[in-house]
RNA sequence: UGGGAUAUAGCCAAAGGGCAAGGCGGUGGGUUUUGAACCCAUGAUUAUAGGUUCGAGUCCUAUUAUCCCAA
Numbered sequence: 001u002g003g004g005a006u007a008u009a010g011c012c013a014a015a016g017g018g019c020a021a022g023g024c025g026g027u028g029g030g031u032u033u034u035g036a037a038c039c040c041a042u043g044a045u046u047a048u049a050g051g052u053u054c055g056a057g058u059c060c061u062a063u064u065a066u067c068c069c070a071a
Stems, first nucleotide, its partner, number of pairs: 001070007010024003018054001026042005047063005
């Protein structure tokens, strides 16, 4: 310098254009003499900025960060 991949909750991780699943963790409650385990409840402007669309995590453009390949 060129090409490609990834970016979703504290961590891991789904999601096809139609109101963003699940697990671990956290918090509150129940149960227990206490703790663990178990049960119930509780979370997101989807990296940033624009665009397309009635509607965008999803499609398009640019940028940022990390990683990979080639030279």
A computed fold for a 71-nucleotide RNA from Brevundimonas sp., annotated as transfer RNA. Its Rfam family is "tRNA". By type it is a transfer RNA. NCBI's taxonomy places the organism under Bacteria, Pseudomonadota, Caulobacterales, Caulobacteraceae, Brevundimonas.